The RNA shown here (transfer RNA) has 73 nucleotides and comes from a Candidatus Omnitrophota bacterium.
The coordinates come from a structure-prediction model, not an experiment, and the mean pLDDT is 81.
It matches the Rfam family "tRNA". It is annotated as a transfer RNA. Its family is annotated with triplet codon-amino acid adaptor activity in the Gene Ontology.
The source organism's lineage runs through Bacteria, Pseudomonadati and Candidatus Omnitrophota.
[in-house]
RNA sequence: GGGGAUAUAGCUCAAUUGGGAGAGCACCAGCUUUGCAAGCUGGGGGUUACCGGUUCGAUCCCGGUUAUCUCCA
Numbered sequence: 001g002g003g004g005a006u007a008u009a010g011c012u013c014a015a016u017u018g019g020g021a022g023a024g025c026a027c028c029a030g031c032u033u034u035g036c037a038a039g040c041u042g043g044g045g046g047u048u049a050c051c052g053g054u055u056c057g058a059u060c061c062c063g064g065u066u067a068u069c070u071c072c073a
Base pairs, nucleotide, nucleotide: 001072002071003070004069005068006067007066010025011024012023013022019056027043028042029041030040031039049065050064051063052062053061
């Protein structure tokens, strides 16, 4: 320098032939306990990496940028 993959909650990851953004763990509150842990119930938390484009509508399609991983040279 060129090719490919990945980027979504604090962490690990889902979510399609474009239409309701979710799960587990973690966090907070309550119940339970002498107390802690575990368990049960409820709750908060998101500019879907960034900038544009297409579309009535974009995590999803198109272009560019950035970061990481990987292959080739």